Small-subunit ribosomal RNA from an uncultured bacterium, 1491 nucleotides, folded computationally. Its mean pLDDT, the model's own confidence on a scale to 100, is 85.
RNA sequence: AGAGUUUGAUCCUGGCUCAGGACGAACGCUGGCGGCGUGCCUAACACAUGCAAGUCGAGCGGAGAUAUUAGCAAUAAUAUCUUAGCGGCGGACGGGUGAGUAACGCGUGGGCAACCUGCCUUUCACUGGGGGAUAACACAGGGAAACUUGUGCUAAUACCGCAUAACAUCACGAGAGGACAUCCUCUUGUGAUCAAAGGAGCAAUCCGGUGAUAGAUGGGCCCGCGUCCGAUUAGCUAGUUGGCGGUGUAACGGACCACCAAGGCGACGAUCGGUAGCCGAGCUGAGAGGUUGGCCGGCCACACUGGGACUGAGACACGGCCCAGACACCUACGGGUGGCAGCAGUAGGGAAUCUUGGACAAUGGGCGCAAGCCUGAUCCAGCCAUGCCGCGUGGGCGAUGAAGGUCUUCGGAUCGUAAAGCCCUUUUCUCGGGGAAGAACCGCCUCUGGAGGAAAUGCCAGAGGUCUGACGGUACCCGAGGAAUAAGCAACGGCUAACUCCGUGCCAGCAGCCGCGGUAAUACGGAGGUUGCAAGCGUUGUUCGGAAUGACUGGGCGUAAAGGGAGCGCAGGCGGCUUGUUAAGUCUGGAGUGAAAGCCCGGGGCUCAACCCCGGCGGGUCUUCGGAUACUGGCAAGCUAGAGUACGGAAGAGGAAAGCGGAAUUCCAGGUGUAGCGGUGAAAUGCGUAGAUAUCUGGAGGAACACCGGUGGCGAAAGCGGCUUUCUGGUCCGAUACUGACGCUCAGGCUCGAAAGCGUGGGGAGCAAACGGGAUUAGAUACCCCGGUAGUCCACGCCGUAAACGUUGUGCGCUAGGUGUAGGAGGUAUCGACCCCUCCUGUGCCGCAGUUAACACAAUAAGUACCCCGCCUGGGGAGUACGGCCGCAAGGUUGAAACUCAAAGGAAUUGACGGGGGCCCGCACAAGCGGUGGAGCAUGUGGUUUAAUUCGAAGCAACGCGAAGAACCUUACCAGGUCUUGACAUCCCUCUGCAAGGUACAGAGAUGUAUCCCUUCUUCGGAACAGAGGAGACAGGUGGUGCAUGGCUGUCGUCAGCUCGUGUCGUGAGAUGUUGGGUUAAGUCCCAUAACGAGCGCAACCCUUACUGUUAGUUGCCAGCGGGUAGAGCCGGGAACUCUAACGGGACUGCCACCGUAAGGUGAGAGGAAGGUGGGGAUGACGUCAAAUCAGCACGGCCCUUAUGUCCAGGGCUACACACGUGUUACAAUGGCCGGUACAAAGGGCAGCUACACCGCGAGGUGAUGCUAAUCUCGAAAGCCGGUCUCAGUUCGGAUCGAAGUCUGCAACCCGACUUCGUGAAGUUGGAUUCGCUAGUAAUCGCGCAUCAGCCAUGGCGCGGUGAAUACGUUCCCGGGCCUUGUACACACCGCCCGUCAAGCCAUGGGAGCCGGGGGUACCUGAAGUCUGCAACCGCAAGGAGCGGCCUAGGGUAAAACUGGUGACUGGGGCUAAGUCGUAACAAGGUAACC
Repeated sequence: AGAGUUUGAUCCUGGCUCAGGACGAACGCUGGCGGCGUGCCUAACACAUGCAAGUCGAGCGGAGAUAUUAGCAAUAAUAUCUUAGCGGCGGACGGGUGAGUAACGCGUGGGCAACCUGCCUUUCACUGGGGGAUAACACAGGGAAACUUGUGCUAAUACCGCAUAACAUCACGAGAGGACAUCCUCUUGUGAUCAAAGGAGCAAUCCGGUGAUAGAUGGGCCCGCGUCCGAUUAGCUAGUUGGCGGUGUAACGGACCACCAAGGCGACGAUCGGUAGCCGAGCUGAGAGGUUGGCCGGCCACACUGGGACUGAGACACGGCCCAGACACCUACGGGUGGCAGCAGUAGGGAAUCUUGGACAAUGGGCGCAAGCCUGAUCCAGCCAUGCCGCGUGGGCGAUGAAGGUCUUCGGAUCGUAAAGCCCUUUUCUCGGGGAAGAACCGCCUCUGGAGGAAAUGCCAGAGGUCUGACGGUACCCGAGGAAUAAGCAACGGCUAACUCCGUGCCAGCAGCCGCGGUAAUACGGAGGUUGCAAGCGUUGUUCGGAAUGACUGGGCGUAAAGGGAGCGCAGGCGGCUUGUUAAGUCUGGAGUGAAAGCCCGGGGCUCAACCCCGGCGGGUCUUCGGAUACUGGCAAGCUAGAGUACGGAAGAGGAAAGCGGAAUUCCAGGUGUAGCGGUGAAAUGCGUAGAUAUCUGGAGGAACACCGGUGGCGAAAGCGGCUUUCUGGUCCGAUACUGACGCUCAGGCUCGAAAGCGUGGGGAGCAAACGGGAUUAGAUACCCCGGUAGUCCACGCCGUAAACGUUGUGCGCUAGGUGUAGGAGGUAUCGACCCCUCCUGUGCCGCAGUUAACACAAUAAGUACCCCGCCUGGGGAGUACGGCCGCAAGGUUGAAACUCAAAGGAAUUGACGGGGGCCCGCACAAGCGGUGGAGCAUGUGGUUUAAUUCGAAGCAACGCGAAGAACCUUACCAGGUCUUGACAUCCCUCUGCAAGGUACAGAGAUGUAUCCCUUCUUCGGAACAGAGGAGACAGGUGGUGCAUGGCUGUCGUCAGCUCGUGUCGUGAGAUGUUGGGUUAAGUCCCAUAACGAGCGCAACCCUUACUGUUAGUUGCCAGCGGGUAGAGCCGGGAACUCUAACGGGACUGCCACCGUAAGGUGAGAGGAAGGUGGGGAUGACGUCAAAUCAGCACGGCCCUUAUGUCCAGGGCUACACACGUGUUACAAUGGCCGGUACAAAGGGCAGCUACACCGCGAGGUGAUGCUAAUCUCGAAAGCCGGUCUCAGUUCGGAUCGAAGUCUGCAACCCGACUUCGUGAAGUUGGAUUCGCUAGUAAUCGCGCAUCAGCCAUGGCGCGGUGAAUACGUUCCCGGGCCUUGUACACACCGCCCGUCAAGCCAUGGGAGCCGGGGGUACCUGAAGUCUGCAACCGCAAGGAGCGGCCUAGGGUAAAACUGGUGACUGGGGCUAAGUCGUAACAAGGUAACC
């Protein structure tokens, strides 16, 4: 210090989440020791038991015990000890808790001239002399008890008079001094009033007592400032505010009372509601802040709940009293008792918090002269890893890198020097021994000194000695023993350090956020390993941080959330220039205070640390006394630059009212006129023969004002448009004069405020929600059409909202330019005007700096500053609910929460897409030719069937596809029969000698049995090879996964694209280059150009074909020469030609003309065999489709292993109601049939092609020849010539069926092809639709080859023969390329996405009501108690008993308000893989969207 998460990617906005720290914690797993801290946060719930406040006998009278003395004893006296009662002091401290309290409660600083203060200290004075009672006790009663009554006796430091008394108090005076408004202080005179207690001691003396004085300490009261949230709490208040006089108090005061006045508080937040003890401080943070108030310390409040007073120096009193209430206990039922929020402890609550311990040794407190007693304060111990700190669980050496685990590419790697082993150490542990500090006192003993005294004890001071330890035989030290007694937890996908295997298979589960898991999970579970921390580690919760995410430090508002619809304007905030004054703000110096502890710094003590001790610093919006005076403020005086007034001009749909005008629509009347009009994409509804539409004339009525008209004008905004008049607001320009800061902004308030809507009354032509009808449509409550009512118009009154937008609040200043336009003024020139130049005001555009996330803004700022106001703080829920206010209503305004999501959003980028645009291409359409779809058959597929009909391929890009050959084989499928180291590979052992083969038998065969025959090398040991048998490693799998893969392939597409380096631009994704203007088949080339180059593609290079040359001349050729035949390159020969096959040439827009800058284009141009890529082929960029293939092959991991492997014979892949694709043959005369006749190319051939001859109608057969091929062989058809058929289901067509054959093959039944004879089906050109083709092409004709024994081939791949038609053109369909535009798409339009309904779950509003809670008001009742009054009773009296009054806790009644829970039913909302209906939005979203 940041990081993750919105996107395909980017920048921004913005929320959510994480890493850090902390804790009085809890939970899970684990746990060796010590030190120091901490430990009911919940029920201020209820409490058993014990203890927590007593003490003094030197205040008093008794009582008891013991001892001594006297005495025979009773008894008496003395001493010591104990103490129930009276009395004194203390129980107001200490200890606990945080319920209440939003308050002078707390904090801080002041005030009291308005006060008190026991014990303590200082000083002064005094302590004389009397009196009457009463506990205890005794006796007698009552009661269960608690307790209590009567009578009698008695004491005091208990109680009460009297005396004395002032420096006290009061009254009346005198004088002096001081001061804040009160008045205060001092001196003094006279008068009045008020005191006391004794005890110890032989004594001295000591401890007390009384009055006063000053202090200290502690308290009381008052004030300034600070101190949480809510305005959906806006008004509150009758003792209320003040006064006079009283009461009361220690004291001021409406604190209380009587009377008088009518005040007091509040937007600077009263009142009300909610929450809360406050602070020093703790945590966190860079700080400013935020949060907390447990331990320790200060203050406050409380003590079962509520009220009350008494006593006292002090209380309205935690372990006191009275009353009321609730609760609990005892009871003899009459009545009593109690208060752990003291320490322990119990129950309960809860996630959760300890021992019914020891000691007064220390510190402190109460009492006491003291010894001492008391002290759950305190000091210690116990429990708990609850926190912080420290220590340990060993150290060194040790490679065979052991065993074992895990992984593995099988080589190894890793745990790992880790272990074992060897050598050490002993903190800790166990045992034994030693052993502190904390202790100073007090007291006692001894001594010394001092005052005093005649002297001594004693007293006071000091010294020495003695005595006192709960913790605890603890800390610590020494010795012995022995590595001995001691490691876990979490994590390992990213954030975030740390990786593999197995299991699981959207299951089980994980998860803080993003997200993992659907068969190869580093994310689940386990294991190994690793990382982190460590006696702990994780989780949960809370809080601060990160979060500049409430922004004072330190944010924003054009489009992300956010400018109020506009103006006026009170309060408030802010405010021009100069001078003086003041000194409030501000700055500065001194003083006071800001307790201690804590934090920080320095030092010290426990072995260190935590912890503790000492010293210092620091800390306030504080108080006070001075000083400064620039700035701000106050006061005073002035100024004119802000603002305003007057004067002269100017423009304008600014506003209000009245009047007037023409065009048009509609209606009415009349004329002319006839069959339609109208309307639409097309129609129909509608109007019209009762005369429409059209046209002409006249009239009525309402509304709106064409042209001018313009990013022109005016207005604050809303808004304003014919013309004239009246009234009226604002603005601008010009030049002077005047006022003298009069200004700006503005919460609340007031006014204005489009459209729609509401009320009352008018008006109503056109238009037109609702509504009706017609269309469209699957539907059409819409879009379109025909009608049509509110309304639109006027007057008056409401409403108060709009995408009321420039999505940009108002005002003022400053900061380059350029160019339009509206109003005004000036200048030069001119006779004058225009033009031109300058200034002011408005309104636009472009643009620099600057700003901005970008887009953009840019003197009309979104720049740069100032002032004021409004508003925002993730999305949804929701501008909703409730409440308030406003409104006639509709509704408006103010305005939440629960719950839910991890996003929602802005701008820009690249793509993709659009029923967006532009340009261009392609047999894409069009123009043509021939087909498909109809029929029969072939073939493939689906479906169905089946024991099986093996598997794959699935829009284009599966379907005559894998398959270039399913009768067996193939074969993977089915039923049946076999084998189990296997049909096949490698290794080992044993036996045999081969093996193979033949024969026979069984069997469907595989196989089994029997038998015959037979061997290689040798150094004779054996080896090779083979068979049989055996054991296991393994073989084997066309089993699954093409979504784990390689390879290969299809497709877009032979489309022209796809990229890179450097540079430049941009915050960035990216852009540029690659765009633009031309051109091309082409990102082909040229030009332009912040780009310059380059790569993969294009093209070319390659093959073939078309022309030609050279070379070569057999098997090919034959012109010339010779020979020769029935015929023939048949022969000699030739090398010309054809041809063959190798190397060359040739074509490049090279030439010409025109167009063009160029590239290039055009030309039946020239030449040429060929002309603009000559034709064809091979060649397929980056990529897309998780495209296809695990069944061609290869391969990971998974699965099977007497079977999912292997062998065998048989069947199936050939099934058949049907559907589709691809083909073939046809429907005929451009034809069929018969006869004759001509011409190819490219291929094949030895288990082959086969001449020729013969046989057969034929398929073919027999014999035989040539050829391993330019040699032999297989071989054309259409065509041409002639004949016949004559439009017919035919001499077309050939399916189907019957019969007879041929051939291949082990074998043609399922299930082959071919031949001959016979049979002779559908079909007469094919609906919607759809396919191919642009030239040697389509069409048509035959030929060959691969596979192959044969063949279901009409398929596939090639070959040649004959050989067309058409293209105007690019509007449309399909596909594609480039540019641009919109986008809410990015799995990319087969996208996204909205609402109702249906289902489940969740929270919430309303709701007849029902049940509570706290508070207020009114009335009734009213305990204890203070105060007050009093005739009856008692007393001689003082007085008592009692009664009355005021106030009042509590209780009751009543009507309202507030708040919580619950409620049949009901409203919407949110969430939830695959429900229903539609298609609203995003593209022109198919009717632009939105308010």